Model confidence (mean pLDDT): 76 of 100. Two RNAs folded together computationally: RNase P RNA and transfer RNA, 470 nucleotides in total. Rfam match: Bacterial RNase P class A. By type it is a ribozyme.

[in-house]
RNA sequence: AGAGUAGGACAGAUGACCGCUGCUUUGCCUUCGGGCAAAGGGGAGGAAAGUCCGGGCUCCACAGGACAGGGUGCUGGGUAACGCCCAGUCCCGGUGACGGGAAGGAAAGUGCAACAGAAAGGAGACCGCCCGGUGUGAAGGUAUAAUGCCUUUGCAUCAGGUAAGGGUGAAAGGGUGAGGUAAGAGCUCACCAGUCCCGUCGGUGACGGCGGGAGCUAUGUAAACCCCACCCGGAGCAAGACCAAAUAAGGGAAGUUUGAGGGUGGUCCGCCCGAGUUCCCGGGUAGGUCGCUUGAUCUUGAUGGCAACAUCAAGACUAGAUGAAUGGUCAUCGUCCUGAAGUCGGCUGACAGCUGACGUUGGGAGACAGAACCCGGCUUAUGGCCUGCUCUAACA
RNA sequence: CGGGACGUGGCGCAGCCUGGUAGCGCACCUGAAUGGGGUUCAGGGGGCCGCUGGUUCAAAUCCAGUCGUCCCGA
Numbered sequence: 001a002g003a004g005u006a007g008g009a010c011a012g013a014u015g016a017c018c019g020c021u022g023c024u025u026u027g028c029c030u031u032c033g034g035g036c037a038a039a040g041g042g043g044a045g046g047a048a049a050g051u052c053c054g055g056g057c058u059c060c061a062c063a064g065g066a067c068a069g070g071g072u073g074c075u076g077g078g079u080a081a082c083g084c085c086c087a088g089u090c091c092c093g094g095u096g097a098c099g100g101g102a103a104g105g106a107a108a109g110u111g112c113a114a115c116a117g118a119a120a121g122g123a124g125a126c127c128g129c130c131c132g133g134u135g136u137g138a139a140g141g142u143a144u145a146a147u148g149c150c151u152u153u154g155c156a157u158c159a160g161g162u163a164a165g166g167g168u169g170a171a172a173g174g175g176u177g178a179g180g181u182a183a184g185a186g187c188u189c190a191c192c193a194g195u196c197c198c199g200u201c202g203g204u205g206a207c208g209g210c211g212g213g214a215g216c217u218a219u220g221u222a223a224a225c226c227c228c229a230c231c232c233g234g235a236g237c238a239a240g241a242c243c244a245a246a247u248a249a250g251g252g253a254a255g256u257u258u259g260a261g262g263g264u265g266g267u268c269c270g271c272c273c274g275a276g277u278u279c280c281c282g283g284g285u286a287g288g289u290c291g292c293u294u295g296a297u298c299u300u301g302a303u304g305g306c307a308a309c310a311u312c313a314a315g316a317c318u319a320g321a322u323g324a325a326u327g328g329u330c331a332u333c334g335u336c337c338u339g340a341a342g343u344c345g346g347c348u349g350a351c352a353g354c355u356g357a358c359g360u361u362g363g364g365a366g367a368c369a370g371a372a373c374c375c376g377g378c379u380u381a382u383g384g385c386c387u388g389c390u391c392u393a394a395c396a
Numbered sequence: 397c398g399g400g401a402c403g404u405g406g407c408g409c410a411g412c413c414u415g416g417u418a419g420c421g422c423a424c425c426u427g428a429a430u431g432g433g434g435u436u437c438a439g440g441g442g443g444c445c446g447c448u449g450g451u452u453c454a455a456a457u458c459c460a461g462u463c464g465u466c467c468c469g470a
Stems, first nucleotide, its partner, number of pairs: 001392008010383001012333007020043002023040007045368001049379002052377005057236004064269004069232005074088005089103001090101004104227002109225002111221003126166002128162003132158011174192006193217001195214008240290004250281005261273003297316008335365004342358006397469007406422004416453001424440005446462005
């Protein structure tokens, strides 16, 4: 210098003026509900987003039993909880820094594996190889009057053996070598790879090291059904509570203390309330207050822990809007880009010219994006800055 | 705020559940029939299945994330 990898902090600053929305204080008015004015002080994010997980809170039995359904899936820890985080194990990718893994079970069961191929799962004989039978041809030998007989070999056919070789496929039921055989084959043996079992050592554990044995090897797929282990009640601040208003008249239907009907949400049970109830038409009400921001909160320090995190102490209060506020303009400074003039160099003997660095006046840029009950995560969008580490090349 | 569905040639859809060569209708192109057009008949072209990853021998189909559109409820 180039390429890469991991992490961190930030999200322009200050001032003036004009606004918007809560809070506090003071003053004035009041129909006591409140209204107006002034001053002071507060006012979006790292993702407020997607709504993908988990919890708090509220109501319904502070949630019970069974079935159904859903989710998670190496080990240990953290946490209110999680599908999140931390530390590790194993596997995979990368030269490396480092990164990724829905990583239980396919020797419980079922299903599937298109096309090609002979055969696709305790399989399979198409070509090839080998033994045997039959037919036939050739060569040699032998015997006879002649047909013959024997050996070797070619071809055709029949019945078998064979998974070494060919060929198909993503995948053909361990690999190499030797023995063995009619030809072959874990058929046998040696070595290697792998599976399972036993023992021992290390580790909390996943797992790893060493030694021995077995069968010689058992395909893949569970992000197919399924099995195993663990977890999950439902709805959501338009939850829910209170005030005010309304639920009228009329019409129709259902069914009932022999329990109608409701809470109750996928079903059933159970539990609770329970005497007049429910549904439809009709015609009405549809405003306000609380919930609401003090909380698994934030900052700093100490201690424990490899870490995630936990405990303790001190300090801080940091948006609460409801058609929905949190904005606009100007000035100065700051960051980045460009760059008249200028300064310092290089090429040249010198001028001119060309070119490099610094960089003034000036000009331009400044991302993604807007809280809606509140938190913890994940994912996605996005701007420049800083730091550690790795690889390659060159120079000293 | 909560729930659900969909995305496949130019348009409307099937295929997805149960993975194995992407199809149908209209439209488009060429030819025939007609004096010409329409209708009809015959033939043809056009899609890497919204995007990015993963599982698998193999993905439109299964899984995860993401983008967009539509519908419903309070």